This is a predicted structure of a 1540-nucleotide RNA (small-subunit ribosomal RNA) from a marine metagenome. Its mean pLDDT, the model's own confidence on a scale to 100, is 83. The RNAcentral record of the sequence draws on SILVA.
[in-house]
RNA sequence: AGAGUUUGAUCCUGGCUCAGAACGAACGCUGGCGGUAUGCCUAACACAUGCAAGUCGAGCGCGAAGCUCCUCUUCGGAGGAGUGUUAGAGCGGCGAACGGGUGCGUAACACGUGAGAAACCUGCCCAAAAGACUGGGAUAACUAUUGGAAACGAUAGCUAAUACCGGAUAAGCCCACGCCAACCUUGGUUGAAGUGGGAAAAGGUGGCCUCUAUUUAUAAGCUAUCACUUUUGGAUGGUCUCGCGUUCCAUUAGCUAGUUGGUGAGGUAAUGGCUCACCAAGGCUACGAUGGAUAGCUGGUCUGAGAGGAUGAUCAGCCACACUGGAACUGAGACACGGUCCAGACUCCUACGGGAGGCAGCAGUGGGGAAUAUUGCGCAAUGGGCGAAAGCCUGACGCAGCAAUACCGCGUGUGUGAAGAAGGCCUUCGGGUUGUAAAGCACUGUCCUACGGGAAGAAGAGCACGUUGCGAAUAGUCUCGUGUUAUGACGGUACCGUAGAAGAAAUCACCGGCUAACUCCGUGCCAGCAGCCGCGGUAAUACGGAGGGUGAAAGCGUUGUUCGGAAUCAUUGGGCGUAAAGAGCGCGUAGGCGGCAAGGUAUGUCUGAUGUGAAAGUCCGGGGCUUAACUCCGGAAGUGCAUUGGAAACUGCUUUGCUUGAGUCCCGGAGGGGAUGGCGGAAUUCCUGGUGUAGAGGUGAAAUUCGUAGAUAUCAGGAGGAACACCUGUGGCGAAGGCGGCCAUCUGGACGGUGACUGACGCUGAGGCGCGAAAGCAUGGGGAGCAAACAGGAUUAGAUACCCUGGUAGUCCAUGCCGUAAACGAUGAGUGCUAGAUGUCGGGGGAGUUAACCCCUUCGGUGUCGUAGUUAACGCGUUAAGCACUCCGCCUGGGGAGUACGAUCGCAAGGUUGAAACUCAAAGGAAUUGACGGGGGCCCGCACAAGCGGUGGAACAUGUGGUUUAAUUCGAUGCAACGCGCAGAACCUUACCUGGGCUUGACAUCCUCAGAACCCUCUAGAGAUAGGGGGGUGCCCUUCGGGGAACUGAGUGACAGGUGCUGCACGGCUGUCGUCAGCUCGUGUCGUGAGAUGUUGGGUUAAGUCCCGCAACGAGCGCAACCCCUGUCUACAGUUGCUACCAAGUUAUGUUGGGCACUCUGUAGAGACUGCCGGUGUGAAACCGGAGGAAGGUGGGGACGACGUCAAGUCAUCAUGGCCUUUAUGUCCAGGGCUACACACGUGUUACAAUGGCAGGUACAAAGGGUCGCGAAGCCGUGAGGUGGAGCCAAUCCCAAAAAACCUGUCCCAGUUCAGAUUGGAGUCUGCAACUCGACUCCAUGAAGGCGGAAUCGCUAGUAAUCGCGUAUCAGAACGACGCGGUGAAUACGUUCCCGGGCCUUGUACACACCGCCCGUCACACCACGGGAGUUGAUUGGACCGGAAGCCGGUGGCCUAACCUUCGGGAGGGAGCCGUCGAUGGUCUGGUUGGCGACUGGGGUGAAGUCGUAACAAGGUAGCCGUAGGGGAACCUGCGGCUG
Repeated sequence: AGAGUUUGAUCCUGGCUCAGAACGAACGCUGGCGGUAUGCCUAACACAUGCAAGUCGAGCGCGAAGCUCCUCUUCGGAGGAGUGUUAGAGCGGCGAACGGGUGCGUAACACGUGAGAAACCUGCCCAAAAGACUGGGAUAACUAUUGGAAACGAUAGCUAAUACCGGAUAAGCCCACGCCAACCUUGGUUGAAGUGGGAAAAGGUGGCCUCUAUUUAUAAGCUAUCACUUUUGGAUGGUCUCGCGUUCCAUUAGCUAGUUGGUGAGGUAAUGGCUCACCAAGGCUACGAUGGAUAGCUGGUCUGAGAGGAUGAUCAGCCACACUGGAACUGAGACACGGUCCAGACUCCUACGGGAGGCAGCAGUGGGGAAUAUUGCGCAAUGGGCGAAAGCCUGACGCAGCAAUACCGCGUGUGUGAAGAAGGCCUUCGGGUUGUAAAGCACUGUCCUACGGGAAGAAGAGCACGUUGCGAAUAGUCUCGUGUUAUGACGGUACCGUAGAAGAAAUCACCGGCUAACUCCGUGCCAGCAGCCGCGGUAAUACGGAGGGUGAAAGCGUUGUUCGGAAUCAUUGGGCGUAAAGAGCGCGUAGGCGGCAAGGUAUGUCUGAUGUGAAAGUCCGGGGCUUAACUCCGGAAGUGCAUUGGAAACUGCUUUGCUUGAGUCCCGGAGGGGAUGGCGGAAUUCCUGGUGUAGAGGUGAAAUUCGUAGAUAUCAGGAGGAACACCUGUGGCGAAGGCGGCCAUCUGGACGGUGACUGACGCUGAGGCGCGAAAGCAUGGGGAGCAAACAGGAUUAGAUACCCUGGUAGUCCAUGCCGUAAACGAUGAGUGCUAGAUGUCGGGGGAGUUAACCCCUUCGGUGUCGUAGUUAACGCGUUAAGCACUCCGCCUGGGGAGUACGAUCGCAAGGUUGAAACUCAAAGGAAUUGACGGGGGCCCGCACAAGCGGUGGAACAUGUGGUUUAAUUCGAUGCAACGCGCAGAACCUUACCUGGGCUUGACAUCCUCAGAACCCUCUAGAGAUAGGGGGGUGCCCUUCGGGGAACUGAGUGACAGGUGCUGCACGGCUGUCGUCAGCUCGUGUCGUGAGAUGUUGGGUUAAGUCCCGCAACGAGCGCAACCCCUGUCUACAGUUGCUACCAAGUUAUGUUGGGCACUCUGUAGAGACUGCCGGUGUGAAACCGGAGGAAGGUGGGGACGACGUCAAGUCAUCAUGGCCUUUAUGUCCAGGGCUACACACGUGUUACAAUGGCAGGUACAAAGGGUCGCGAAGCCGUGAGGUGGAGCCAAUCCCAAAAAACCUGUCCCAGUUCAGAUUGGAGUCUGCAACUCGACUCCAUGAAGGCGGAAUCGCUAGUAAUCGCGUAUCAGAACGACGCGGUGAAUACGUUCCCGGGCCUUGUACACACCGCCCGUCACACCACGGGAGUUGAUUGGACCGGAAGCCGGUGGCCUAACCUUCGGGAGGGAGCCGUCGAUGGUCUGGUUGGCGACUGGGGUGAAGUCGUAACAAGGUAGCCGUAGGGGAACCUGCGGCUG
């Protein structure tokens, strides 16, 4: 510090996710040791049991047991005294208000911080001053009686005090009156004259005899000490008040009657409506009152670079609470965790009458929960309470136990060791890896075990002696010192030593990318994984296992939470034209911000000082535990608050000025600015009349409609309503919406010019107010045209639409609502600054001109282009989207949703405000490359058109589908499968089926043994095969034993074999777009980038062919050419070819000799290049025409197929990975099948006839093939063919007859002298074999068919059409395929349209690329949510009833120790009763909020459901926005608006 994820790719926006750190954690797997910390986050749920607050006999009265002494004794014991004054209660004092727990409540002076109290309190403690005199009456304990089950009482009697009460005294204190002074200032302090009134006390213990009294020794005395009283001060602790800070919701906007203030009184320690009476009507609130939700606050903790964010366990400070609610008492302190009273719920006891209890103390139990420990030891230390002290108490605390819960430390060995062992895994079979790892050898001893030693934590205190002070004192006590006595829970622990022993001590997660780490096997969209992207459908580095590796390590992963990354709420530090986001527009309140100059001030600001900011923590420097964690000491810091001194630039305040911001006055012109009234013409419609006759109207085409009752057309007249052509213009005006005939009246604003005036009067603007298209609503008018709805006609599969004919609201006016639009420049308002160029509108100035006008300049508006700059890009660019400032509004992923609920506005429609659950990993912007378009432009192609001939109809052949079958083997499936693989299935082929056999195999290699091989033959069988018989021994080497090669047989196992699967694992080959003209690269340049440029443009070409231009310059693969055939010529060569010439011969023929001129053959060359001429064209490329030429613009044909596309085809040509099979999916054999047949399709053949058929006759080819062959002549057969065998390994012989053609004859338009299927019979040939299932021949038979619907194919010249010939395969078997020649046309105006293609451009929501994408209803399943008659909780308000305990107040009668008394009583007190307040409770009625809820509404998500096709291209009616109506649904239509 970043990374992954939207796309084919890119940049941006934007969300989601990851890597880090942390934890009071939990869960999974694993687990050696120690140290230090930490440990109910949930039920403030309920609690069994034990303990957690007592102590003091030196305050007091009793007093068992024990011990000592004495007395008595019936020896059983009894009594008395004393003792420690013990146990035990009791009176009394202090403590129990601390310590410990928890976080319910609380949004508050609760907390934090800083101030204040002149408005206060403070036990114990400290200091100072003064004192402590004199009396009295009770009471508990106890005893007796008595009630009760118990808890607990009642009555009578006795008794003490440091318990209680009276009186005295009063330095000082308090109260009242009152004279004064100083400092101050809420009711203050200090000093000082006076008068009156008021309030104190307690003793205990030890010692002593100096004084006093009895005089022994004591106390009443003295003394010490602990207590006591009053006062002042301190310290400590507390109480109250104030400034500031302190969560969320405005879908909580108004709240408040003790409420706000005053006077007086009460109350309190004290201020105060704290309470009460009276008076006034205030108080709080947009700087958020009130209400609701949530929450203890802080130091700190976690995270972060910081600012911040989250948090408030342990430790520390404060607060609140103690079963729930209320209340007071006591006390210095409580409204009291282990106190009291009352009410309630719950639990327990009970004799049913009544009682008891409160773990949110420490342990522990149940429960809840993912989850959190021992019913331990000890007061040894630290601290606390009481005590004079010893001491007692202390679940505070110190320790131990449990838990890897966290942090820290240590270990599980170290060295050596290559035969790189074995085993595992992988393998290309060579090896690699695990791996110096192990074993082995040599060591060490942390930890462990055994034994031994063994701390620190202990100081105080007591006692004794000494010393200092008090004191009369050698008592006593205080300080200090010395000695002494004991004191350890942890614990025989830490630590040390000796010995033994490598022995007992390693796991977890991960290995597709992010993210370090890879292979094999299994599985086969299954099982499963997953943080995000995503893996898995037979070769998974992603699932499961294994080997290996990586990371961390006594832990490792997972889950949860917080911060970070996230600049993803942006103060630091974001945005708003198109991504989310500028309010439709203005006026203006609060608020925010604000020109120039000077003076003053000191709010902000800056600076110094002081106080505070607790400790702990963090940071820095040191110290102590072996180190570290941990801990101790010191420092810094704590960015804050307060007080105070200073500065005065800026800000604020204040005062005085200024004119440039703003405004006013005057003059002037421009304008569809607004409102009202009037006027005008054109047009539509309607009415009346005339002319006139059969149609009109409407459409893509029609129909509905109008018209012989006279339409349309035309003329004249009239009525009425609405809108204002031309002018008209990126022209004008207005804030926006918006505004357009002419005239008048009223009226707003802007602009220009000149001077004068005011003197900052300004900008923005939350709320608020006003304006606000169209549609719509209400009332009343009006209604020509247009026109939602509606009706009809068309279109259509349907057509609730588009088109047509009608047509109502509405559109118009008046008045009142509504308040929204793509209300858009998708761009808030204001101010300043920052190059220009060029239009245009309204003004001003200057110069020129006779003028129109032009030029220069200036102000204001409105456009286009453009520099810098800016932007993700597109773009913007003085009219900013640039550079800055001020103010307002708004945004924070998509969907759900601008929806629900609530509130508010509205007559309604609806508007404004405006969520959540749930769901997805995207949604989006701009630009790029493609593809596509029922977008555009240019161009090409037998693409169309123009022609010729076909297919589709018939029969047959052949292939396919389908069906059938035991099998009908398999593959090919739009073009680009279907006479295709198959250039040839009777057996074989053959892969299929049935049956019969074989198992190292039909075939290959290796090993062992035997035999050569091989030939002939018999039997069984369908054959494979099985069983025999006979013959026959070879070649090479030899040490003569034998060995070797080849072949055969037998055996063993490695292996063979597979036309089994996967063409979606592959190689190779092939098809197709397409012989289309394209496809790319290097360097440079442009762009953030994908990419672009080049390759586009202007011409031209068959062509990215060439030329010109150009930020491109070059190059490659394609095109073309080079290659082959063919067309002309030349040279050379002439046999088997040829034969002009010469000769010979024949019935005839190059038959023969000669010859090589010609043809021909086959070698080498020539020739054609737009080379020449004219024209056009850019002085180009090129095109047009011409000449010459056999051939002319590529002469014709072939081979040749760029980058790539289709997961195109082929595992059955071959090769090959993987999988499967191995007495079978291999192999052999026989037979069958691939040849089936209601049907459908493709490709062909033959025809339908006279351009023909038949018969007869007569011509002319080319190219091929031939020895397992072609096979002549001759003869036989009607023929297929047979016989025959010449010749030929071929320019020699043969196949071999070419056929159409031509000539002659016949047929005469018929199912025929057409056509030949089918069938019967007879044959031929091939072959082991023609039954399933061959071809051909002859005789006979003679079907459909009379030119073929929709549709569709081929062809542009030696082509189509037509005619035959040959070849491969092959024993035989072509109507197919591949070749050959013969005869030999027609047409092309042209590119509008169909199809395919190329280039440029445009739009796009497509990129699997239009066979794309995608919308809504309906049906089904699931999920969350809204409404919902109601029902059931919680909480809160109002009114009323009732009223416990208790404080306060009142009180006739009753009761009553202390004081007074005149003895009668009184004062005072108490119970009881009454009253105010008052908790729980009750009744009625509201608010808020939650659960459930028949039914219902939309939403979301789901496998490939149904209906349509709305949107994206002109998406086939451009789309969208607002509104209204309609419709199964997407939607359609009307009106207005926008261009996205």